Molecule: transfer RNA
Organism: Candidatus Aminicenantes bacterium
């Protein structure tokens, strides 16, 4: 250079033939419990869904263009 993948909460990840408030786990952070601590059980909090634009009544989803990152293919005169 091309193609193909992935990119959602602090961390692994689910939601993807378009439907309204985006979810689990795991850590955090209060709290019950305990003599203390781990465990366990309860509640909070934490998200411009990679980034800009398009289609559409509506977009995490579909398109289009870029970024990061993996894989492959090709070039290395």
């Nucleotide at each position: 250079a091309c193609g193909c993948c992935u990119g959602u909460a602090g961390c692994u990840c689910a939601g993807c033939a378009g439907g309204a408030u985006a979810g689990a786990g795991c850590g955090a952070u209060g709290g019950a419990u305990u003599c203390c601590u781990a465990a366990u059980c309860c509640a909070u909090a934490g998200g411009u869904c990679g980034c800009c634009g398009g289609u559409u009544c509506g977009a995490a989803u579909c398109c289009g263009g870029c970024c990061a990152g993996g894989c492959g293919u090709a070039c290395c005169a």